[in-house]
Molecule: transfer RNA
Organism: Trichonephila clavata
RNA sequence: GUUCCUGUAGCGCAAUGGAUAGCGCGUUGGACUUGGAAUCCAAAAGUCGUAGUUUCGAAUCCCACUUGGGAUG
Numbered sequence: 001g002u003u004c005c006u007g008u009a010g011c012g013c014a015a016u017g018g019a020u021a022g023c024g025c026g027u028u029g030g031a032c033u034u035g036g037a038a039u040c041c042a043a044a045a046g047u048c049g050u051a052g053u054u055u056c057g058a059a060u061c062c063c064a065c066u067u068g069g070g071a072u073g
Base pairs, nucleotide, nucleotide: 001072002071003070004069005068007066010025011024012023013022018056027043028042029041030040031039049065050064052062
């Protein structure tokens, strides 16, 4: 240089164009306990990598850029 995959909550990941973006772990508060662990209840935390395009509607399609990784030379 060419080409493929990848970026979504603190971490690991879902979401086949219909929207209030979820799950597990973790965090915080409460219940329980002499205290802790475990368990139960609740809550917070996302401008879906960036900017455009298509569409009534985009995390999702398309284009460019960009992050990380692989293949090839």